About this RNA:
This is a predicted structure of a 139-nucleotide RNA (FMN riboswitch aptamer (RFN element)) from Microbacterium mangrovi. The coordinates come from a structure-prediction model, not an experiment, and the mean pLDDT is 84. Rfam family: FMN riboswitch aptamer (RFN element). Gene Ontology term of the family: FMN binding. Lineage of the source: Bacteria > Actinomycetota > Actinomycetes > Microbacteriaceae > Microbacterium.

[in-house]
RNA sequence: AACGUGCUCCGGGGUCGGUGAGAAUCCGAACCGGCGGUGACAGUCCGCGAACCCGCAUCCGUGCGGGCCGACCCGGUGGAACUCCGGGACCGACGGUGAUGCGACGCGAGUCGCGAGUCCGGAUGGAAGGCAGCACGCG
Numbered sequence: 001a002a003c004g005u006g007c008u009c010c011g012g013g014g015u016c017g018g019u020g021a022g023a024a025u026c027c028g029a030a031c032c033g034g035c036g037g038u039g040a041c042a043g044u045c046c047g048c049g050a051a052c053c054c055g056c057a058u059c060c061g062u063g064c065g066g067g068c069c070g071a072c073c074c075g076g077u078g079g080a081a082c083u084c085c086g087g088g089a090c091c092g093a094c095g096g097u098g099a100u101g102c103g104a105c106g107c108g109a110g111u112c113g114c115g116a117g118u119c120c121g122g123a124u125g126g127a128a129g130g131c132a133g134c135a136c137g138c139g
Base pairs, nucleotide, nucleotide: 003137004136005135006134007133008132009130010129015029016028017027018026030118031117032092033091034048035047036046037045043090044089052067053066054065055064056063057062072088073087074086075085076084094121095120096119101114102113103112104111105110
């Protein structure tokens, strides 16, 4: 050095315009991209985390187990790239709000459904993890 144990620290980004009485949700354009891995740099490859759902346990704080989990092609360079360069695409948890909007049904009162990656919230949280730091051990 590496490795082990404990502790500490760090650990998610992104808006303008138009219409309108009214929209950060409609329309147009713009913008954003957690962690590890991969022959070479990844939102779209492989895996993981978060969120969500179910079960069990619980000191009611949460813990454990299971499930769910979106999206890419073409050309170029190269020894090697679904990762770089050029071009054109695509995707985005849950709850809330929901332009006096839209759709369906109804004779009607009305009923049902849809509608945010960027706004508000859980979250001043947690986590994958970190070639970040400290201590001790080992060597």